[in-house]
RNA sequence: AGCGAAAAAGGCAAACCUGUUGAAAGAUAGGGACGCAAAACUAAAGGGCCUAAAAUAUGGCAGCCAGUUACCGAAA
Numbered sequence: 001a002g003c004g005a006a007a008a009a010g011g012c013a014a015a016c017c018u019g020u021u022g023a024a025a026g027a028u029a030g031g032g033a034c035g036c037a038a039a040a041c042u043a044a045a046g047g048g049c050c051u052a053a054a055a056u057a058u059g060g061c062a063g064c065c066a067g068u069u070a071c072c073g074a075a076a
Stems, first nucleotide, its partner, number of pairs: 003073002011036002016031006034063001040068003046065002048061003
């Protein structure tokens, strides 16, 4: 550098419900766990997707791919 265990320690939290917010998508707090080895961060200068109505615009999504950084250490 890469890889990811019936390993250890720790972490995050989908759907859904409730409050707030927003035109919506969505965001946020609490509950809750489907999952996650980057489910950490990045959405003005990668692609993609969602959002009033086809497009545009606006706003959003990093738990779609991507970029950047990082804990642990069995086997190959």